[in-house]
Transfer RNA from a Candidatus Peregrinibacteria bacterium, 74 nucleotides, folded computationally. Taxonomically the source falls in Candidatus Peregrinibacteriota (Bacteria, Bacteria candidate phyla). Its mean pLDDT, the model's own confidence on a scale to 100, is 81. Its Rfam family is "tRNA". Rfam classes the family as a transfer RNA.
RNA sequence: UGGGGAGUAGCCAAGCGGUAAGGCAGUGCCCUCUGGAGGCACCACCGAAGGUUCGAAUCCUUCCUCCCCAACCA
Numbered sequence: 001u002g003g004g005g006a007g008u009a010g011c012c013a014a015g016c017g018g019u020a021a022g023g024c025a026g027u028g029c030c031c032u033c034u035g036g037a038g039g040c041a042c043c044a045c046c047g048a049a050g051g052u053u054c055g056a057a058u059c060c061u062u063c064c065u066c067c068c069c070a071a072c073c074a
Stems, first nucleotide, its partner, number of pairs: 001070007010024003018054001026042005047063005
């Protein structure tokens, strides 16, 4: 430098144009003799900036970070 892949909550991880599942952790409440057991609720506008669209995590462009391959240099 070129090609490919990935980036969603504190962690893991779904989603594939119609407004963000689930698990663990955390917080509050309930239950309970107690509880680290059980139940309920809360907790992310999606790496950044633009564009397309009535509507974008999802499509397009540029950039950033990480991984793999190739080339170049030594």